[in-house]
RNA sequence: GACAAAGGCAAACUCGUCGAAAGGCGAGGACGCAAAGCCAACGAAGCUAAAGCUGUCAAUGAAGGCGACAGCAACGCUGGUCGGGCUACCGAA
Numbered sequence: 001g002a003c004a005a006a007g008g009c010a011a012a013c014u015c016g017u018c019g020a021a022a023g024g025c026g027a028g029g030a031c032g033c034a035a036a037g038c039c040a041a042c043g044a045a046g047c048u049a050a051a052g053c054u055g056u057c058a059a060u061g062a063a064g065g066c067g068a069c070a071g072c073a074a075c076g077c078u079g080g081u082c083g084g085g086c087u088a089c090c091g092a093a
Base pairs, nucleotide, nucleotide: 001090008033009032013028014027015026016025017024018023031080037086038085039084042083043082044081045078046077047076052072053071054070055069056068057067
C1' cells in the first nucleotide's frame, strides 16, 4: 500500500540528569512520521568547538608557563537533513 482496521514512534516546550557545547538519556507532552526501526567505522550536508595551534591583552628585567578574549580546528554530534546499506509488524481488492 485501502481517505480502512490492529498496533507503533514522538517535534516544540517543561522538569530531572549527563556533557565545555552541540546534543544524548528518563518522565510528561504531540508537531508530525509508512520505516520518525538500526547504521555517523559508507558518502554528502548541517551543528558545536573541548584538546591542540595561532594572535592580542594582562603579567614579567626577559623568555616560558598559567589566566582572559578572538580566530582556526572533530577524534564530538544530528538517521526527525538527504542519498546509500541492513532489518521488520498488520491487512482487503

This is a predicted structure of a 93-nucleotide RNA (c-di-GMP-I riboswitch aptamer) from a soil metagenome.